Molecule: c-di-GMP-I-GGC riboswitch aptamer
Organism: bacterium
C1' cells in the first nucleotide's frame, strides 16, 4: 500500500414502537438491530419521492433521501495474509 476489523479494541444503525416537529416525502430523541470499513460529510450528475400552481402528463418552482449508482472532501483500529 493493498487488505481485514467474524483477528481484537471501539464505531454506526434497517425495520419496527413511543415522543416531538412537518400539509407531506421525511427530520430529530429515545428503545431497538437488518445490516454497515466509510451507513462519516457533501443534493456536483443520475436516480427515486413530497408539495403548490394546471384537466393529466411532460415541464417547472420549492422541498426530502448520503442505508441507491457515481463524482468530490476528510477519517478509526492493525491479528493474519
Nucleotide at each position: 500500500a493493498c487488505c481485514g476489523g467474524a483477528a481484537a479494541a471501539g464505531g454506526c444503525a434497517a425495520a419496527c414502537u413511543c415522543a416531538u416537529c412537518g400539509u407531506g416525502a421525511g427530520a430529530u430523541g429515545a428503545g431497538g438491530g437488518c445490516g454497515c470499513a466509510a451507513a462519516g460529510u457533501u443534493a456536483c450528475a443520475g436516480g427515486c419521492c413530497c408539495u403548490g400552481g394546471u384537466g393529466u402528463a411532460c415541464g417547472u418552482a420549492g422541498g426530502g433521501c448520503a442505508g441507491c449508482u457515481g463524482g468530490a472532501c476528510u477519517g478509526c483500529c492493525g491479528a493474519a495474509g